[in-house]
The RNA shown here (transfer RNA) has 71 nucleotides and comes from a Candidatus Portnoyibacteriota bacterium. The coordinates come from a structure-prediction model, not an experiment, and the mean pLDDT is 80. The RNAcentral record of the sequence draws on ENA.
RNA sequence: GCGCGGUUGGUUUAAUGGUAGAAUCUUUGGUUUCCAACCAAAUGGCACGGGUUCGAUUCCCGUACCGCGCA
Numbered sequence: 001g002c003g004c005g006g007u008u009g010g011u012u013u014a015a016u017g018g019u020a021g022a023a024u025c026u027u028u029g030g031u032u033u034c035c036a037a038c039c040a041a042a043u044g045g046c047a048c049g050g051g052u053u054c055g056a057u058u059c060c061c062g063u064a065c066c067g068c069g070c071a
């Protein structure tokens, strides 16, 4: 330099155009003599810019970063 793949809460991960779900962590409450465990609730997310569309995490283009391959 070229090609391919990936980027979603603090962490791990689902969602193939129609309000983004789950596990875990954290916080609060319940239960318990206390802790753990358990139960209930809350907080928190689509890497960035542009395009297509009534509507984009999803499709298209570009940028950034990560990984793999070729030279």
Base pairs, nucleotide, nucleotide: 001070002069003068004067005066006065007064010024011023012022013021018054026042027041028040029039030038047063048062049061050060051059